[in-house]
Context: one part of a larger RNA
RNA sequence: CUCUCGUUAAGGAACUCGGCAAAAUGACACCGUAACUUCGGAAGAAGGUGUGCCCCGUUAGCGUGAUGCGAUUCGCACGCGGAGCGUGAGGGGGUUGCAGUGAAACGGCCCAAGCGACUGUUUAGCAAAAACACAGGACUCUGCGAAGUCGUAAGACGAUGUAUAGGGUCUGACGCCUGCCCGGUGCCGGAAGGUUAAGGGGAUUUGUUAGCCGCAAGGCAAAGCUUUGAACCGAAGCCCCGGUAAACGGCGGCCGUAACUAUAACGGUCCUAAGGUAGCGAAAUUCCUUGUCGGGUAAGUUCCGACCUGCACGAAUGGCGUAACGAUUUGGGCGCUGUCUUGACGAGAAGCUCA
Numbered sequence: 001c002u003c004u005c006g007u008u009a010a011g012g013a014a015c016u017c018g019g020c021a022a023a024a025u026g027a028c029a030c031c032g033u034a035a036c037u038u039c040g041g042a043a044g045a046a047g048g049u050g051u052g053c054c055c056c057g058u059u060a061g062c063g064u065g066a067u068g069c070g071a072u073u074c075g076c077a078c079g080c081g082g083a084g085c086g087u088g089a090g091g092g093g094g095u096u097g098c099a100g101u102g103a104a105a106c107g108g109c110c111c112a113a114g115c116g117a118c119u120g121u122u123u124a125g126c127a128a129a130a131a132c133a134c135a136g137g138a139c140u141c142u143g144c145g146a147a148g149u150c151g152u153a154a155g156a157c158g159a160u161g162u163a164u165a166g167g168g169u170c171u172g173a174c175g176c177c178u179g180c181c182c183g184g185u186g187c188c189g190g191a192a193g194g195u196u197a198a199g200g201g202g203a204u205u206u207g208u209u210a211g212c213c214g215c216a217a218g219g220c221a222a223a224g225c226u227u228u229g230a231a232c233c234g235a236a237g238c239c240c241c242g243g244u245a246a247a248c249g250g251c252g253g254c255c256g257u258a259a260c261u262a263u264a265a266c267g268g269u270c271c272u273a274a275g276g277u278a279g280c281g282a283a284a285u286u287c288c289u290u291g292u293c294g295g296g297u298a299a300g301u302u303c304c305g306a307c308c309u310g311c312a313c314g315a316a317u318g319g320c321g322u323a324a325c326g327a328u329u330u331g332g333g334c335g336c337u338g339u340c341u342u343g344a345c346g347a348g349a350a351g352c353u354c355a
Stems, first nucleotide, its partner, number of pairs: 002349007010341002014339001019336001027051005036041001038173001052095005061087004068080003096100001108334007115326002120132002136171007148157003174321004179251003184248002186244005193239003199233002207225002211220003252270005279313001280310001291307005
């Protein structure tokens, strides 16, 4: 030097990404306790005071309840009674130490904000969370030999259930709400028309040759077999016609205009299926950006409150709030401290040196 502990003047977070770690708080009794709130909570909120031992004292009270007595249906049970034993606040007086929950066990607290309602679950062995789940909400499928799932099948689960049931998908307590678009892609419905498979249908066609014509070369060619296969008739699907967004998804641009300026309630025009409503907004989303203003600090890229110019929020891929909850994240404060100014000393254990 390293590790594990203990103490430390003055200061008290100046340390650091960050109070990480440590310190502090702590038990019991009493007093007292805010905003907010779903009236349950918040709450052990916060903040205070007390605590040993001895005497009064066998304290008050409480628990248990014997011998005995009275009645008695003579067995229990009942009433009176109060011994003994146990427990025991509160009060008064005294006494002692630096210190009385004398050691040990034994909450630090508050304010504000984000996210997730909550209790739960998770990456056995780098992540416990804002992720998953959740009760609640919605859509959709399923009429029972259900849908769905496993299996080649038999069969099984679903379910010894029956739409207040079961499966799938999304959202995620609660409160207030959930706007517009069906053009595209899905899904559902429709069947008039177009297209359309196998199949049916066989027009046409190929080869072969009995025969016929021809002097010959060659030509024609029935039946049969064979080859080709046109019209025409053929379902669903697709095209088509409607519906449907808590289905997948989407939700504009340019120009002008008010008696200072600025801005534009207003007007024009182009495009679209429709042009983002309520609410929120530099946000877990804001590039420019440490935006601007206000608060907090002596000083604040973080934080809180506003503004709105939303690069690129937005309504169940839910929007905005929200008491309670959280080994969650962020900012601030009180207390407290060797985190630090800035070190020091001590104890123990390795290591090292010597023997």
Molecule: large-subunit ribosomal RNA, domain IV
Organism: Deltaproteobacteria bacterium